[in-house]
RNA sequence: GGAGGGGGACAGAUGAUCGCCGGGUUGCCUUUGGCAACCGGGAGGAAAGUCCGAACACCACAGGGCAGGGUGCUCCAUAACGUGGAGUCGCGGUAACGCGAAGGCAAGUGCAACAGAGAGUAGACCGCCACGCAUCCGUUUCGGGUGCGUGGUAAGGGUGAAAGGGUGCGGUAAGAGCGCACCAGUUCUCCGGGUGACCGGGGAAGCUGGGUAAACCCCACCCGGUGCAAGACCAAAUAGGGAAGUGUCCGAGGGCUGCCCGUCCGAGCUUCCGGGUAGGUCGCGUGAGGUGUCGGGUAACCGGCAUCCUAGAUGAAUGAUCAUCGCCCCGUUUCCGGGUAACCGGGACGGGGAACAAAAUUCGGCUUACGUGCCCCUUCAACC
Numbered sequence: 001g002g003a004g005g006g007g008g009a010c011a012g013a014u015g016a017u018c019g020c021c022g023g024g025u026u027g028c029c030u031u032u033g034g035c036a037a038c039c040g041g042g043a044g045g046a047a048a049g050u051c052c053g054a055a056c057a058c059c060a061c062a063g064g065g066c067a068g069g070g071u072g073c074u075c076c077a078u079a080a081c082g083u084g085g086a087g088u089c090g091c092g093g094u095a096a097c098g099c100g101a102a103g104g105c106a107a108g109u110g111c112a113a114c115a116g117a118g119a120g121u122a123g124a125c126c127g128c129c130a131c132g133c134a135u136c137c138g139u140u141u142c143g144g145g146u147g148c149g150u151g152g153u154a155a156g157g158g159u160g161a162a163a164g165g166g167u168g169c170g171g172u173a174a175g176a177g178c179g180c181a182c183c184a185g186u187u188c189u190c191c192g193g194g195u196g197a198c199c200g201g202g203g204a205a206g207c208u209g210g211g212u213a214a215a216c217c218c219c220a221c222c223c224g225g226u227g228c229a230a231g232a233c234c235a236a237a238u239a240g241g242g243a244a245g246u247g248u249c250c251g252a253g254g255g256c257u258g259c260c261c262g263u264c265c266g267a268g269c270u271u272c273c274g275g276g277u278a279g280g281u282c283g284c285g286u287g288a289g290g291u292g293u294c295g296g297g298u299a300a301c302c303g304g305c306a307u308c309c310u311a312g313a314u315g316a317a318u319g320a321u322c323a324u325c326g327c328c329c330c331g332u333u334u335c336c337g338g339g340u341a342a343c344c345g346g347g348a349c350g351g352g353g354a355a356c357a358a359a360a361u362u363c364g365g366c367u368u369a370c371g372u373g374c375c376c377c378u379u380c381a382a383c384c
Base pairs, nucleotide, nucleotide: 001380002379003378004377005376006375007374009372010371012325013324014323015322016321017320018319020042021041023039024038025037026036027035028034029033044356048367049366051365052364053363054362055361056227057226058225059224068223069222070221071220072219073087074086075085076084077083088102089100090099091098092097103218104217108216109215110212111211125157126156127153128152129151130150131149132148133147134146135145136144137143165183166182167181168180169179170178184208185207186205187204188203189202190201191200192199193198231282232281233280234279241273242272243271244270245269246268253265254264255263256262289308290307291306292305293304294303295302296301327353328352329351330350331349332348333347335346336345337344338343
């Protein structure tokens, strides 16, 4: 320097001006409240997707079972998890390292296109072998070729993604775990290591029973439902409900009206209670909290001590402009350093750029989107 792997960090800074949201204090105004001044606060690593798990709230619920859903190597962590940590095994990579729904198909049932004789209690298409018949040849019997038939055979060929352990020797008419040796696997068993998954070593049995469970299913464990539009409280106007009082020609109430009289219309009117709606308040930010440090643990994480308080809106604020500095890119350069030079590094000047994206009850995760720079590691090549 090329190629690659892993990890954590930041998410421009400061100032000025004009705003926005929600607080506190003080003052003024007629109260709920409004206005003014001052003070301090105001998005993220993912606030996102809403995919898991919880807190919290309401509803349901004796207990047990069925149905349904989820998870699925081990140990640990945690409030919990499908998450995390450390491992085991398998796969990929030269390696750093990465990935894995990783229990059971030797419980049952099912499925497998095309090709192929046969695809799961195997299978005879070609071949190989034996026997029989026919025929031909040489011909003394014997033997050989060809065709057909019957049977044996999983060595060889062929089909296929896959053909029912592999190699060799023996064996046989030809063959075959039919027998034996070695190898691979399975089951059983013994010894050693490990908390465990599992690992290492020995022995026995010819046991060789392919794939698929993100096929039904079996086994083990877990799971009630709905989500802050949960839910709690306060509570109009109008309509309707209940109670009491009063009134229906002995006329309540209303119109004309400032009031009385008068006149007209006339069966309701008044008060109280309770439910719901609009609206408002709470839930709502001190929490499985952040930071630092010490201790335990390989780690995830846990504990002690100190310290900090850091958005709470409800169509939803957190913005805009300017200046200076910092970062990155491009260009220019009669500047500086190195070099024979090409060129490299720095400076100055000019121009441009800065991602993904924004709370909405709150946490723990996962996933996805995305800019910059840093550290560690692997490998290849060259040089010293």

RNAcentral holds the sequence, with entries from ENA. A computed fold for a 384-nucleotide RNA from Desulfoluna sp. HI9BLuna, annotated as Bacterial RNase P class A. Rfam family: Bacterial RNase P class A. Rfam classes the family as a ribozyme. On this family, see Frank and Pace, Annu Rev Biochem 1998: "Ribonuclease P: unity and diversity in a tRNA processing ribozyme". A source record names the gene rnpB. The organism belongs to Desulfoluna, within Bacteria.